[in-house]
Transfer RNA from Candidatus Nealsonbacteria bacterium CG11_big_fil_rev_8_21_14_0_20_35_11, 73 nucleotides, folded computationally.
RNA sequence: GGGCGCUUGGCGCAGUGGCUAGCGCGCCUGCUUUACACGCAGGAGGUCAGAGGUUCAAAUCCUCUAGCGCCCA
Numbered sequence: 001g002g003g004c005g006c007u008u009g010g011c012g013c014a015g016u017g018g019c020u021a022g023c024g025c026g027c028c029u030g031c032u033u034u035a036c037a038c039g040c041a042g043g044a045g046g047u048c049a050g051a052g053g054u055u056c057a058a059a060u061c062c063u064c065u066a067g068c069g070c071c072c073a
Stems, first nucleotide, its partner, number of pairs: 001072007010025004018056001027043005049065005
């Protein structure tokens, strides 16, 4: 330099044009316990890496940029 892939709550992931962006772990509160853990109930936390475009509508499609990884030279 060329090609491909990934980026979504604190962490690991799903979601592949339209319902309110979900799941597990973690965190907080309450119940339970002498207490802790487990269990049960409830809750907070994200605008989807950044910018632009297409569309009535974008996490999802296109372009550029950034970061990470793999392959080729």

Taxonomically the source falls in Candidatus Nealsoniibacteriota (Bacteria, Bacteria candidate phyla). The same sequence occurs in records of 5 taxa. It matches the Rfam family "tRNA". Rfam describes the family as follows. Transfer RNA (tRNA) molecules are approximately 80 nucleotides in length. The family's RNA type in Rfam is transfer RNA. The coordinates come from a structure-prediction model, not an experiment, and the mean pLDDT is 80.